[in-house]
Context: one part of a larger RNA
Molecule: small-subunit ribosomal RNA, 5' domain
Organism: Marinomonas agarivorans
RNA sequence: GAUUGAACGCUGGCGGUAGGCUUAACACAUGCAAGUCGAGCGGUAACAGAGGAGCUUGCUCCUGCUGACGAGCGGCGGACGGGUGAGUAAGGCGUAGGAAUCUGCCUAGUAGAGGGGGACAACCUGUGGAAACGCAGGCUAAUACCGCAUAAUCCCUGAGGGGGAAAGGAGGGGACUCUUUUGGGCCUUCCGCUAUUAGAUGAGCCUGCGUGAGAUUAGCUAGUUGGUAGGGUAAAGGCUUACCAAGGCGACGAUCUCUAGCUGGUCUGAGAGGAUGAUCAGCCACACUGGGACUGAGACACGGCCCAGACUCCUACGGGAGGCAGCAGUGGGGAAUAUUGGACAAUGGGGGGAACCCUGAUCCAGCCAUACCGCGUGUGUGAAGAAGGCCUUAGGGUUGUAAAGCACUUUCAGAGGUGAGGAAAGGGUGAGUGUUAAUACCACUUAUCUGUGACGUUAGCCUCAGAAGAAGCACCGGCUAACUCUGUGCCAGCAGCCGCGGUAAUACAGAGGGUGCGAGCGUUAAUC
Numbered sequence: 001g002a003u004u005g006a007a008c009g010c011u012g013g014c015g016g017u018a019g020g021c022u023u024a025a026c027a028c029a030u031g032c033a034a035g036u037c038g039a040g041c042g043g044u045a046a047c048a049g050a051g052g053a054g055c056u057u058g059c060u061c062c063u064g065c066u067g068a069c070g071a072g073c074g075g076c077g078g079a080c081g082g083g084u085g086a087g088u089a090a091g092g093c094g095u096a097g098g099a100a101u102c103u104g105c106c107u108a109g110u111a112g113a114g115g116g117g118g119a120c121a122a123c124c125u126g127u128g129g130a131a132a133c134g135c136a137g138g139c140u141a142a143u144a145c146c147g148c149a150u151a152a153u154c155c156c157u158g159a160g161g162g163g164g165a166a167a168g169g170a171g172g173g174g175a176c177u178c179u180u181u182u183g184g185g186c187c188u189u190c191c192g193c194u195a196u197u198a199g200a201u202g203a204g205c206c207u208g209c210g211u212g213a214g215a216u217u218a219g220c221u222a223g224u225u226g227g228u229a230g231g232g233u234a235a236a237g238g239c240u241u242a243c244c245a246a247g248g249c250g251a252c253g254a255u256c257u258c259u260a261g262c263u264g265g266u267c268u269g270a271g272a273g274g275a276u277g278a279u280c281a282g283c284c285a286c287a288c289u290g291g292g293a294c295u296g297a298g299a300c301a302c303g304g305c306c307c308a309g310a311c312u313c314c315u316a317c318g319g320g321a322g323g324c325a326g327c328a329g330u331g332g333g334g335a336a337u338a339u340u341g342g343a344c345a346a347u348g349g350g351g352g353g354a355a356c357c358c359u360g361a362u363c364c365a366g367c368c369a370u371a372c373c374g375c376g377u378g379u380g381u382g383a384a385g386a387a388g389g390c391c392u393u394a395g396g397g398u399u400g401u402a403a404a405g406c407a408c409u410u411u412c413a414g415a416g417g418u419g420a421g422g423a424a425a426g427g428g429u430g431a432g433u434g435u436u437a438a439u440a441c442c443a444c445u446u447a448u449c450u451g452u453g454a455c456g457u458u459a460g461c462c463u464c465a466g467a468a469g470a471a472g473c474a475c476c477g478g479c480u481a482a483c484u485c486u487g488u489g490c491c492a493g494c495a496g497c498c499g500c501g502g503u504a505a506u507a508c509a510g511a512g513g514g515u516g517c518g519a520g521c522g523u524u525a526a527u528c
């Protein structure tokens, strides 16, 4: 000199853009943060409508008939998104490669979707418990579950053979047909289902090289190193087990100890390098502590389960409940770090055919000079060089064109108005195209109408009033830009280094003046 996720002191007008627990991975009250689908299913607790009954004339009851929908079965999603950096010096990360793998949803292709069965919730009845939560009996549906059939280019194989799937739902309809006429078969569109091939995406695994400190750590290792066989995994492999061999690593630093998430990057520097890893992005690890598996395409799973432990809470003492390193917020720790805010309008995610629902992701707003950037606190004129202050050799000098006065301007703030863009979608109607037997339905394109904004009193623009509301901080001995007076008298004090102060202190304290920066200025800490 540059820099900072800074803090402290004094001061503080506005806006934009960013950032904001670096400490206790300490403990957490409260609310919210993962749901959705009735176009899978049986249904109807609530709300609304319709129809009916009673009748006290505005209430009760009945009918799932319709919109919808609590709880339940079922599907998909809760493995993403969000947080934190405890652990980890290598099951990590970075980079360059590799072969022995899996991959829901998505894309493309091939083939198929035939015919049956038995349950379990909900519900009803009974019953246990303080509660959490159960237990027993009975009824029932499905895209829930299970056989049978069929099937390959799929799997296994001793190559003879063997194994081996599925599910329906919604909309529309001219003939024909069944007939219980609301309908079913049948046709067709869409969404699904099964098997398999390929792709894409994602993930698992292996290898080379690189990736801290300590030798006041020199030897380490028994599944250890390799082989054979069995097992296991989606997959190679001591991954695991039995047997056999005795190997493997190490001064090119093994082992041990300490420290640490890694990287793109960031800061500094001419560079080489040094330091660092906040925000943003990629990867990894973790989710009260330790262990475990289940489900699933994917987890050994932050807001899932089980066991053990510590802690907190409830209890009828028998037993139960919980996990903010999600967003806010509280206590604590600390020099120190924000609101128990708004909205799904946009972007994205989950579910759904869709409308739509959910989304503390996200977008916004609030707080903080924490940082960077921009703007303002007026402009011109004005010598009697006013008054006052300070200094003085008492003449004067200086503050100083500074003020006052005069003439203007109105950024920002204030008041009133006006007002984009962020909106694409979605819905209605018409036309066309595709599909089709079809002018239904459905999908797409297009025209037109309608229509969705948290921010938001938005940005911007116009008008009004009036210099009106807006300057401080540090320093002035040398380094280092800037000097005098008074007080003090080695005292009180200053100080980054040299050093000042013991009666004329440009070094302490105050004042006048000056210098530097300026909504900041200094100090402290840290890095180059």
Base pairs, nucleotide, nucleotide: 001528002527003526004525006524007523008522009521010520013375014374015373016372017371018370019368020367021333026331027330028329030328031327032326035076036075037074040073041072043069044068047067048066049065050063051062052061053060054059083286084285085284092211093210094209095208096207097206098205101203102202106199107198108197109196110195111194112193114148116146117145123138124137125136126135127134128133154163155162156161168191169190170189171188172187173186176185177184178183212258213257214256219249220248221247224246225245226244227243228242229241230240231239261283262282263281264280265276266275267274268273288309289308290307291306292305311322312321313320314319339365341364342363343362347361348359349358350357351356378408379407380406381405388399389398390397391396412469414464415463416462417461418460422455426450427449428448429447430446431445432444433443434442472517473516474515475514476513477498478497479496483512484511485510486509487508493500494499